Large-subunit ribosomal RNA, domain VI from a Minisyncoccales bacterium, 248 nucleotides, folded computationally.
The RNAcentral record of the full RNA draws on ENA.
Rfam family: Bacterial large subunit ribosomal RNA. Rfam links the family to the GO terms structural constituent of ribosome and ribosome.

[in-house]
Context: one part of a larger RNA
Formats: sequence, structure tokens, C1' cells
RNA sequence: CGUCGAGUUUUGAGGAGAGUUGCCCUUUGUACGAGAGGAUCAGGGUGAACUAACCUCUGGUGUAUCAGUUGUACUGCCAAGUGCAUAGCUGAGUAGCUAAGUUAGGAAGGGAUAAGAGCUGAAAGCAUCUAAGCUCGAAGCCCACUCCAAGAUAAGAACUCUUAUUCAGGUUAAAGACUAUGACCUUGAUAGGUCGCAGGUGCAAGCUCCGCGAGGAGUUCAGCCGAGCGAUACUAAUUGAAUAUUAA
Repeated sequence: CGUCGAGUUUUGAGGAGAGUUGCCCUUUGUACGAGAGGAUCAGGGUGAACUAACCUCUGGUGUAUCAGUUGUACUGCCAAGUGCAUAGCUGAGUAGCUAAGUUAGGAAGGGAUAAGAGCUGAAAGCAUCUAAGCUCGAAGCCCACUCCAAGAUAAGAACUCUUAUUCAGGUUAAAGACUAUGACCUUGAUAGGUCGCAGGUGCAAGCUCCGCGAGGAGUUCAGCCGAGCGAUACUAAUUGAAUAUUAA
């Protein structure tokens, strides 16, 4: 830009993906075979690799969530803290992201066939799967499974809407390089704050007591806390512009 204005839901021409395979058990130590050995068919189970999704579990990470701790500087000193030293180092760790974790998948079925196996059957009184005709037959082909898909210019279909629609601006995130997309903008839970909960760390400071002291105990399953789950208008979401006019 087109598709008859906008929006929602769709059909599917066409395209893409997937398609793998081992071992074990039963049948059965059966058929077969002198024995040694040892099946087909059918049924069941369990893996490998690969693929997809997810974070309940097991873990990883988690640059400042908690605790411990060294040196040094500072807050006048004690105590308590803060800065710097790879995040100073060490031990843990929420959300998120993750695999080594969890879950799922390949199937079953149908159609037409290949090699091949056949039926009927002439040419060629016989014979012959083939010449006419017909039945089977593969991990392969076409469906079936998953995804994209009407620029499929043959531009499809159904429904809704009409005076409001769109854009900008703002608060933003299971979205994100930017855009875009989604949520919300006071008729409001969109983000922050606050409160509660979950979860993490592991028992704060101050005070009291015990010890000459380093320290220990009680108050105290304390204190503190980023992303998680709820609640709550306390804070911030001010408000403008353009288009369009009764038609599908």
C1' cells in the first nucleotide's frame, strides 16, 4: 500500500516440524534340530539419544538478602556502625534464569504403492501374477499428530460495532535492544510505600546477670530482609491532539 470501514473469532490453499532405536520378560527352552543351539507371530516392561515445556522435587547461580570474620580509614572515645580491600574473604540463600532436575512426545489407525507373494486369464485349446481385470504387500509416499498460515491479488467465512475511534503523554510488566505487545490512568490496585503472609538468615541492639579477662547466659524460634502471594489510595498515573461522521 492492497484486501468494501473498524474489531473479535475462525476456515485452511500452501508451508514447516516430528518420524530413531537397544535390552529384558511371557509365549518357550516351544516349533526346528542327532546334538550344540534356538525362533517366527503375538503381548508386556524398561532404557539410550533427541525434542518440547516447566521449576513441585534435587541442585547451580543469585554483585549486596542474612550471618561470621581480617586489615585499614572514619563517625571525638567505649560500644555500635560505615567506606575500601575481586562482591575483601567465608557460610547460607527468596524471586528470576537454569540442568545434572521434573513432565510429556515418537504411537495407534486409514489410503495408494515398491521389491515381492498371489487369484482369474488369454495372446499361444496347454502353461503363464498380466496383456484386460482383481487381492495382498514396507521404517518409505499421502492422510492422521504439532505449529505457521487469506499478499491464498481467486486477498475467503461468521459475528459484533457504530459516535466514537486512534494517537500522544503518564504508572508500568509473566513484554522488551529500540520499537512493538499486554495491564492500568482517580468511576483507579498500574508501580512504589505501608501492613499481613510465605520464604531466607539464624537469635539483633540496648539492658541485666556470670567471669580478672578473652567471653558466656537471659530478655530472644530474636532482629533484619531484593524480586514472591495478598490487602490497603499514603505517593505517582496531569492531560492534550488528530480523524471521523450514519455506512458496510